[in-house]
Context: one part of a larger RNA
RNA sequence: UGACGGGAGCCCGCACAAGCAGCGGAGCAUGUUGUUUAAUUUGAAGCAACGCGAAGAACCUUACCAGGUCUUGACAUCGAGGUAAAGCCUGAGAGAUCAGGUGUGGAUUCGUCCGACCGAAGACAGGUGGUGCAUGGUUGUCGUCAGCUCGUGUCGUGAGAUGUUGGGUUAAGUCCCGCAACGAGCGCAACCCCUAUUGCCAGUUACUAACAUUAGGUUGAGGACUCUGGCGAGACUGCCGGUGACAAAUCGGAGGAAGGUGGGGAUGACGUCAAAUCAUCAUGCCCCUUAUGUCCUGGGCUACACACGUACUACAAUGGCCGGUAACAAAGUGAAGCAAAACUGCGAGGUGGAGCAAAUCACAAAACCCGGUCCCAGUUCAGAUUGUAGGCUGAAACUCGCCUAUAUGAAGUCGGAGUUGCUAGUAAUCGCGGAUCAGCAUGCCGCGGUGAAUACGUUCCCGGGCCUUGUACA
Numbered sequence: 001u002g003a004c005g006g007g008a009g010c011c012c013g014c015a016c017a018a019g020c021a022g023c024g025g026a027g028c029a030u031g032u033u034g035u036u037u038a039a040u041u042u043g044a045a046g047c048a049a050c051g052c053g054a055a056g057a058a059c060c061u062u063a064c065c066a067g068g069u070c071u072u073g074a075c076a077u078c079g080a081g082g083u084a085a086a087g088c089c090u091g092a093g094a095g096a097u098c099a100g101g102u103g104u105g106g107a108u109u110c111g112u113c114c115g116a117c118c119g120a121a122g123a124c125a126g127g128u129g130g131u132g133c134a135u136g137g138u139u140g141u142c143g144u145c146a147g148c149u150c151g152u153g154u155c156g157u158g159a160g161a162u163g164u165u166g167g168g169u170u171a172a173g174u175c176c177c178g179c180a181a182c183g184a185g186c187g188c189a190a191c192c193c194c195u196a197u198u199g200c201c202a203g204u205u206a207c208u209a210a211c212a213u214u215a216g217g218u219u220g221a222g223g224a225c226u227c228u229g230g231c232g233a234g235a236c237u238g239c240c241g242g243u244g245a246c247a248a249a250u251c252g253g254a255g256g257a258a259g260g261u262g263g264g265g266a267u268g269a270c271g272u273c274a275a276a277u278c279a280u281c282a283u284g285c286c287c288c289u290u291a292u293g294u295c296c297u298g299g300g301c302u303a304c305a306c307a308c309g310u311a312c313u314a315c316a317a318u319g320g321c322c323g324g325u326a327a328c329a330a331a332g333u334g335a336a337g338c339a340a341a342a343c344u345g346c347g348a349g350g351u352g353g354a355g356c357a358a359a360u361c362a363c364a365a366a367a368c369c370c371g372g373u374c375c376c377a378g379u380u381c382a383g384a385u386u387g388u389a390g391g392c393u394g395a396a397a398c399u400c401g402c403c404u405a406u407a408u409g410a411a412g413u414c415g416g417a418g419u420u421g422c423u424a425g426u427a428a429u430c431g432c433g434g435a436u437c438a439g440c441a442u443g444c445c446g447c448g449g450u451g452a453a454u455a456c457g458u459u460c461c462c463g464g465g466c467c468u469u470g471u472a473c474a
Base pairs, nucleotide, nucleotide: 001474002473003471004470005469007468009466010465011464012463013462015458016457019422020421021420022419023418026313027312029310030309031308032307034304035303042053043052064299065298066297067296068295070293073124077123078122081118082117083116087102088101089100090099091098092097105114106113107112126288127287129286130285131284135282136281137277138276139275140273142271147186148185149184150183151182152181153162154161155160166177167176168175192265193264194263195262197233198232199231200230201229202228203227207222208221211220212219236259239253240252241251242250243249315415319374320373321372322371323370324369332363333362334361337356338355342351343350344349381412386407387406388405389404390403391402392401428450429449430448431447432446433445434444
């Protein structure tokens, strides 16, 4: 100087407390351990591994296993030499592949050249093989915590100190005052994006007050409103009062759509964990080279006594079911696409194909509300499991997809010790969209609808910041 303390002081955070909803019990989905297996490829391991890499394992993917192949190779450069190579047809085979047949480029001065393809020998290729404790790059975490440093000066023999401590204050090393310090840098804040109010400009595909018109903003028309999107305005403790050191600031108030960082996002200092990743990629060294490379078929990654994590669905009456009500969104996506009307099927779906490269057309809401029924039951709750019959995608749904109808109707009556999230348009609840994707979503990333309760307070638990103290630790 740090680090540590079941030392002291001050302060903060959904850290506790006050509340709401959960998890831990059930079924199922998914990840992981373990076990099993020919293989169940692999990485991730307290917080910070475990719906994680994986934004989607039937084949492919695929790295694993069994069997069948190839050996200058599936891929790149050079290459003596050679001709077309592809494609199509036939046969063998599980296919990779092999055999046979057919079959032909462009330019041309007819010498050949160009672009392809085949190809001996060999240089070399190839490796998702090892090492993240050899590395780059990227990422997590403490933590969006308020810290981390430097120059000059001064002090100290020196390591170092000072500044950065102190008095106030702040979300903040934020600002003010003081001070052997004076300044500066990286962080904080601001500058950026979205959102909340409004003015001006503009007005189609959006809108419709007035005037016509229509079944209908449908059409004419309009430029008011909504909305769209470009430029502005607006919030700065600016104003008033109290407190305060006449400061910084803080408390209350006015005006205002918004008030003291308005709400949200992006943004992550010096560093810590030999943290994670050699399987995104790159890369040193080591290793394999008729195999640890490569191609193919089939299987596996989907196993199942168990154990754990994360979700979903429930246990019901604030509910289930039936009928009605064209009820009301936002954000997106659409051409190898989204697909309306109409017809058809109980339904998944099928036929159909209007319209739409989309503010024009389509995908396309649910909870809510109204009426009826059920009457507290393992039920008209719950839906696992299984049988049968179908639909869709796809060469192909046996291992191993999703959906529908019908039948079946398991556990489950609110969950031990313990434990998680959340402070407002939040929690809870309701549906919608997108990426991946032929198909497959209870996951992920977004979007809006309905919309709470509680916070006395900082003694305690956890984490963190500053100062101080002890230390046999570095």